[in-house]
RNA sequence: GCGGUUAUGGCUCAGUUGGUUAGAGCGUCGGUCUCAUAAUCCGAAGGUCACCGGUUCGAUCCCGGUUAACCGCA
Numbered sequence: 001g002c003g004g005u006u007a008u009g010g011c012u013c014a015g016u017u018g019g020u021u022a023g024a025g026c027g028u029c030g031g032u033c034u035c036a037u038a039a040u041c042c043g044a045a046g047g048u049c050a051c052c053g054g055u056u057c058g059a060u061c062c063c064g065g066u067u068a069a070c071c072g073c074a
Base pairs, nucleotide, nucleotide: 001073002072003071004070005069006068007067010026011025012024013023019057028044029043030042031041050066051065052064053063054062
């Protein structure tokens, strides 16, 4: 330099042939229970879906570019 894969709450990951409010587990916080802690159960908060632009009535999803990580080729 060229090609490929990945980027979604604090962490690990789903998701969608473009449309309803973007979800789960763990974690955090509050409650329940206990003499107390843990476990259980209930509830809550937390996301610019990496960034910039385009297409579209509508983009997490499609297209182009950029960035980062990993893999391969030279």

A computed fold for a 74-nucleotide RNA from Ostreococcus lucimarinus CCE9901, annotated as transfer RNA. The sequence is in RNAcentral, with records from GtRNAdb. A source record names the gene tRNA-Met-CAT-1-1. The prediction has a mean pLDDT of 81. Its Rfam family is "tRNA". Taxonomically the source falls in Ostreococcus sp. 'lucimarinus' (Eukaryota, Chlorophyta, Mamiellophyceae, Mamiellales).